[in-house]
RNA sequence: GCCUCGAUGGCUCAGUCUGGCUAGAGCGGUCCCCUUGUAAGGGACAGAUCGAGGGUUCAAAUCCCUCUCGGGGCU
Numbered sequence: 001g002c003c004u005c006g007a008u009g010g011c012u013c014a015g016u017c018u019g020g021c022u023a024g025a026g027c028g029g030u031c032c033c034c035u036u037g038u039a040a041g042g043g044a045c046a047g048a049u050c051g052a053g054g055g056u057u058c059a060a061a062u063c064c065c066u067c068u069c070g071g072g073g074c075u
Base pairs, nucleotide, nucleotide: 001074002073003072004071005070006069007068010027011026012025013024020058029045030044031043032042033041051067052066053065054064055063
């Protein structure tokens, strides 16, 4: 230098192919119930405008372009 994969709550991931539901799950957090108490168990709540910018569109996490960062490969 070229190719390829990835970046989504605090963490680990799904969703992208085929644009349209209030962007979901597990763990974690807070509160409550249960218990003599703790753990386990049950319930509720909060938390991400989806790596950055731009474009297309009525509408973009999703499509297009550029860039940043990370993994793998080739030379």
A computed fold for a 75-nucleotide RNA from Nanohaloarchaea archaeon SW_4_43_9, annotated as transfer RNA. Model confidence (mean pLDDT): 81 of 100. The organism belongs to Candidatus Nanohaloarchaea, within Archaea.